[in-house]
RNA sequence: AGAGUUUGAUCCUGGCUCAGGAUGAACGCUGGCGGCGUGCUUAACACAUGCAAGUCGAACGGGAAUUACUUUAUUGAAACUUCGGUCGAUUUAAUUUAAUUCUAGUGGCGGACGGGUGAGUAACGCGUGGGUAACCUGCCUUAUACAGGGGGAUAACAGUCAGAAAUGGCUGCUAAUACCGCAUAAGCGCACAGAGCUGCAUGGCUCAGUGUGAAAAACUCCGGUGGUAUAAGAUGGACCCGCGUUGGAUUAGCUUGUUGGUGGGGUAACGGCCCACCAAGGCGACGAUCCAUAGCCGGCCUGAGAGGGUGAACGGCCACAUUGGGACUGAGACACGGCCCAGACUCCUACGGAAGGCAGCAGUGGGGAAUAUUGCACAAUGGGGGAAACCCUGAUGCAGCGACGCCGCGUGGAGGAAGAAGGUCUUCGGAUUGUAAACUCCUGUUGUUGAGGAAGAUAAUGACGGUACUCAACAAGGAAGUGACGGCUAACUACGUGCCAGCAGCCGCGGUAAAACGUAGGUCACAAGCGUUGUCCGGAAUUACUGGGUGUAAAGGGAGCGCAGGCGGGAAGACAAGUUGGAAGUGAAAUCUAUGGGCUCAACCCAUAAACUGCUUUCAAAACUGUUUUUCUUGAGUAGUGCAGAGGUAGGCGGAAUUCCCGGUGUAGCGGUGGAAUGCGUAGAUAUCGGGAGGAACACCAGUGGCGAAGGCGACUUGCUGGGCCGUAACUGACGCUGAGGCGCGAAAGCGUGGGGAGCGAACAGGAUUAGAUACCCUGGUAGUCCACGCCGUAAACGAUGAAUGCUAGGUGUAGGGGGUAUCGACCCCUCCUGUGCCGGAGUAAACACAAUAAGCAUUCCGCCUGGGGAGUACGGCCGCAAGGUUGAAACUCAAAGGAAUUGACGGGGGCCCGCACAAGCAGCGGAGCAUGUGGUUUAAUUCGACGCAACGCGAAGAACCUUACCAGGUCUUGACAUCCUGCUAACGAGGUAGAGAUACGUUAGGUGCCCUUCGGGGAGAGCAGAGACAGGUGGUGCAUGGUUGUCGUCAGCUCGUGUCGUGAGAUGUUGGGUUAAGUCCCGCAACGAGCGCAACCCUUAUGAAUAGUUACUAACGCGUAAAGGCGAGGACUCUAUUGAGACUGCCGGGGACAACUCGGAGGAAGGUGGGGACGACGUCAAAUCAUCAUGCCCCUUAUGACCUGGGCUACACACGUGCUACAAUGGCGACCACAAAGGGAAGCGAAUUCGUAAGGAAGAGCGAAUCCCAAAAAAGUCGUCCCAGUUCGGAUUGUGGGCUGCAACCCGCCCACAUGAAGUUGGAGUUGCUAGUAAUCGCGAAUCAGCAUGUCGCGGUGAAUACGUUCCCGGGCCUUGCACACACCGCCCGUCA
Repeated sequence: AGAGUUUGAUCCUGGCUCAGGAUGAACGCUGGCGGCGUGCUUAACACAUGCAAGUCGAACGGGAAUUACUUUAUUGAAACUUCGGUCGAUUUAAUUUAAUUCUAGUGGCGGACGGGUGAGUAACGCGUGGGUAACCUGCCUUAUACAGGGGGAUAACAGUCAGAAAUGGCUGCUAAUACCGCAUAAGCGCACAGAGCUGCAUGGCUCAGUGUGAAAAACUCCGGUGGUAUAAGAUGGACCCGCGUUGGAUUAGCUUGUUGGUGGGGUAACGGCCCACCAAGGCGACGAUCCAUAGCCGGCCUGAGAGGGUGAACGGCCACAUUGGGACUGAGACACGGCCCAGACUCCUACGGAAGGCAGCAGUGGGGAAUAUUGCACAAUGGGGGAAACCCUGAUGCAGCGACGCCGCGUGGAGGAAGAAGGUCUUCGGAUUGUAAACUCCUGUUGUUGAGGAAGAUAAUGACGGUACUCAACAAGGAAGUGACGGCUAACUACGUGCCAGCAGCCGCGGUAAAACGUAGGUCACAAGCGUUGUCCGGAAUUACUGGGUGUAAAGGGAGCGCAGGCGGGAAGACAAGUUGGAAGUGAAAUCUAUGGGCUCAACCCAUAAACUGCUUUCAAAACUGUUUUUCUUGAGUAGUGCAGAGGUAGGCGGAAUUCCCGGUGUAGCGGUGGAAUGCGUAGAUAUCGGGAGGAACACCAGUGGCGAAGGCGACUUGCUGGGCCGUAACUGACGCUGAGGCGCGAAAGCGUGGGGAGCGAACAGGAUUAGAUACCCUGGUAGUCCACGCCGUAAACGAUGAAUGCUAGGUGUAGGGGGUAUCGACCCCUCCUGUGCCGGAGUAAACACAAUAAGCAUUCCGCCUGGGGAGUACGGCCGCAAGGUUGAAACUCAAAGGAAUUGACGGGGGCCCGCACAAGCAGCGGAGCAUGUGGUUUAAUUCGACGCAACGCGAAGAACCUUACCAGGUCUUGACAUCCUGCUAACGAGGUAGAGAUACGUUAGGUGCCCUUCGGGGAGAGCAGAGACAGGUGGUGCAUGGUUGUCGUCAGCUCGUGUCGUGAGAUGUUGGGUUAAGUCCCGCAACGAGCGCAACCCUUAUGAAUAGUUACUAACGCGUAAAGGCGAGGACUCUAUUGAGACUGCCGGGGACAACUCGGAGGAAGGUGGGGACGACGUCAAAUCAUCAUGCCCCUUAUGACCUGGGCUACACACGUGCUACAAUGGCGACCACAAAGGGAAGCGAAUUCGUAAGGAAGAGCGAAUCCCAAAAAAGUCGUCCCAGUUCGGAUUGUGGGCUGCAACCCGCCCACAUGAAGUUGGAGUUGCUAGUAAUCGCGAAUCAGCAUGUCGCGGUGAAUACGUUCCCGGGCCUUGCACACACCGCCCGUCA
């Protein structure tokens, strides 16, 4: 930093999508370790259980326990004993005093902090900066002064009562640092009046005076600790103010304590905070009120920045504590773990009543895609209480769980080619996985085990924790996945699937060869993670402040006036609000940035600096903006003089025309159309003449002429009236521009009321047209059109171009006015201003185009736009009598919609041109019969292909078997055919049996080959048998292909290089003027050249010549025959076959541009490419062919291969194509009788002769051919006959008898003879061929072929008619135009229905 996607391609506009970063995340797959962070975003849903706020006995009276002491009582060991007792250890209980510890209660301090949450709140709540002379402040600090002397209660406790309990009542006793008077008052408060100083104001401070009011608590270990008052500080709070703080106007008006005043009350304090009275204010387009949403900020994410998004964790503030309300206590609360009331819920209950509040830490249920342990410790840091020891502390410090995030480390390192095996691919050669593995050597981060062992702690005290860390041993041992691989976007192959299954962020993949689906191999990316989903920013200059637009892409309001607002000419002065600079304060910390440091590094943490772009105060400057004063005239306006005009409005008036009425003339039609009809007319129309009525509109003039803001304005004339222009420079002195709302104007149609109504004319009626015709055409015709008044308020209201001002080359029209020059004057010419057009340069623009009337360069203001559809629709509001107008969404849906230009194709667009394209002709087809092909049908099979032209006598130049691919049946399985291997045998030939045959079985008197040889054998080739590799396939795909072919079309086109033009696709050249059969040639030209095509070169034909002369030929000479080049001979002729000539617009004349060329002529066998052929540009049709052949892939493999017999391809209600024969007299039949060309011939052509009516048979001369044969040419000609008939036309069909080919003519061949004798009398709509040796007509030959020709390909004979011409049909070429088509009009596309 960009990319994909609209098109055949291009440029633009414009949306959609992607690549980046982030996250309190969730989900899928996977998961080794550590550090630092972080973890209910949802139900401010409900909560079991435990803990989270206590402490002080040095304030107090009690109580309990213990110890010691006093006294009393009790127990009674051991010892002694006179046995009576003595002594009395020990035990127990009570009591006195004292001490220690603990403690319910009174009292003090603390429970207003800490911790949680974000429901509410759009607010002085928060942020920032100020103010309080309008305030409070416990504990703490400093200073000063003081504490004298009394009093009465009360809890605890005891007793008693009530109650289930919670708890409460009554009686009695008692203490205090608990409570209450009195005294004292340095100072303090209040009231009154005075003086001084001072402040922006209310006011404040000080001094002196009078009156008045209010204090205190003790305890003690004797060290202290506490108490009261006042002042000050610090800390914390309260209130006020400036500025900032989401969306909606489809929320425009809100407000009655509301706004202010006076006087009170209340508060720590100001204040309508509350109250009484008075006034009627206050807020709002600079957005009040209302609705919706939301805790705010430091920051965090993103971004180049400006911005946009966000407000988890950490920090500051606020608010809340089950919901709502209330106060009490207190320095502080209207109080999370306090009180009272009410509501909901939960729990206890003896039904009378009670208890509770996890948005503290854990935890539970629920909700949810989703979020942790009912852990340890007060060791540290803090907090509360206490004099202290100490106690409390789910604050906090730690640990646990979760890859939730960031950071770090590891899963080994080096060597190692037989490039192993395996996998995958393969052109089968190999390639790749891949130094990867194995293997060898090494190391120990981590891990496991063992040992040592901190700092955190200034003396003691360590939850963490035997933790961090260190050492030793062990062993490569335990540790890699996820996503992607068509383009964007790095990374490719195989198989499977077959628009199925599926993928997909966008474009889009998948219909049998998928790099896009699924799997595998490989590769790429990141890595203990990777992908997906959600959200935010970016890219997106796609809301544009930085930094966009508005003629045609979305977008200029229909047009004007104008309030607010915004902006505003020259000069001088003042001020200092904006502006600029300096200084001061503040901008918390953390974060970010830089530098340095600490954990091994990093994340993380610490320190320092910078920064925090802001706000406030102050000093200074005075250019610019602003305010203000003075002034100016050029902007603007006024006045005076002229000018043009369909400017507006009201009245009057005119002629032409239409229609109607009256009268005259006049007679049969008129009218209308593409053609008609409806209609009018003998009751007199139309036409014509005269008179009259009425309404509407104003011909010519008339003009990209005029006027107006726009809509719009057109006979003439009068009144009233608006605006503009030229010119003068007298006056005012910035008075200006724009303009949200607002106000008036605003075509046509429409609406209301009343007039008017000639013509025209929605609706409607009729007639036509048409498949229909609710249309276009015609005949009528109502609203309306006209007038007055009032609504409506919209148009492609367009220049699709808002208004104003200035500037920026020209040229040429036109309208109005002025000046100069000229002139007698009118013209002419030059020039200035204003309006209105065209062309055009710079510049602009995506291009088209615009271009002083800008879409150029600038300034000011307003309106409007932000993908297409839904939709200018719905709802709401406003307006309207209504019709409707205005304002104006969303759900949903698509990946485009669109603009300009380019190349094609297309047009029942235009121009030019060509072609048997039409026309002019000739002959046909379409009707009949038959032949042949096709469709259809049938069938066991009727094998397959070809389907507009460009399939259909086509592949097939020839299906009885074969062919043959089809069907039925019978058979074979390494195979009918090829290569390789092994064994055997020469191969081969002959005949036999069974069978439909393929085949099977068996026989053999035939035959033992070739090359080498060391004679053992080996080899080549062949046959048989066997095994497997493989053969084979007319099976599929012509839409996987090669090759070949058709077609447009023998049409004149199709391109390239360089240059030039264009942002580009592209254009130019190739267009234009002529000309040609031709992009053929000439000329011109930003083109100059070139290539493939055209033409020519090739073959044939038409004329000479030269050469040659057999099998061809025969003029002269000779021989010869019935006749005959039959023979000698000849090289003249014909002919044959080789070479060469000839034709080139070369010559002459006319035209043309002095060209190309064209017209005519001469000469010539031939004249303007002489005739014919071969030859087919770039390409089109996914045209045809996998069945000529070749071939990828797929399929079959005892069958989809191979062999055989028989059948079928020959079927037959029908339809079509192509032909043959006819329908007859230009003919048929019979007889006689001429003239070709080109071919073919050895498994052949086959003569003479002969037989047969004939087909044909017998025979076999000659000929591998200029020699022989096929072979007779036919039409033509001559003579005769038929006489217009279904015939002496026509020959189908059928019968009988024959012939030929062939193993075989039944299905299913051809021919002959006799007999039979069908349809058919020239063919509807329509349609085909042909322009000269052509059409038509006549026969001949050949290929295929045993046989089979009306087909095909060739050959010659006879031999026409017509073409004015290019309007039309078809096809084609060039130029141009339109286009929403590009699969390209067989297109695209709209509506309805399913």
This is a predicted structure of a 1394-nucleotide RNA (small-subunit ribosomal RNA) from an uncultured bacterium.